Predicted 3D model of an 87-nucleotide RNA (c-di-GMP-I riboswitch aptamer) from Methylomonas subterranea. It matches the Rfam family "c-di-GMP-I riboswitch aptamer". Its family is annotated with cyclic-di-GMP binding in the Gene Ontology. From the family's description: GEMM was predicted in a large-scale screen for bacterial structured RNA regulatory elements. Lineage of the source: Bacteria > Pseudomonadati > Pseudomonadota > Methylococcaceae > Methylomonas. It was read from a public genome assembly, where an Rfam model found it. The prediction has a mean pLDDT of 84.
[in-house]
RNA sequence: UAACCAACUAGCCAAGCCUAUCGGAAGGUAGGCGCGGAAAAUCGCGGAUCCCGAAUAAAAGAGAUUCUGGAAAGCCGGAUUGCCGAC
Numbered sequence: 001u002a003a004c005c006a007a008c009u010a011g012c013c014a015a016g017c018c019u020a021u022c023g024g025a026a027g028g029u030a031g032g033c034g035c036g037g038a039a040a041a042u043c044g045c046g047g048a049u050c051c052c053g054a055a056u057a058a059a060a061g062a063g064a065u066u067c068u069g070g071a072a073a074g075c076c077g078g079a080u081u082g083c084c085g086a087c
Stems, first nucleotide, its partner, number of pairs: 005085001012037002016033007035074001041080003045077003049071003053067004
């Protein structure tokens, strides 16, 4: 120094619910409580998932498949960066 990962230090984030607000929706933002997290920091590159729309088949509805756009980093993988320092 790197990997792994206890203890310690400084701390950090915020599931879900409530209130307000933005959006057609998924969902986002702010405040409160606090599920949890050693990357629950950042990035939509890959897979899965969610939303709007379109197409195909279909009597209709629901659902299925495909595609454009959008969401989500606390689904998984990947990339980049970061605090502490024993085995």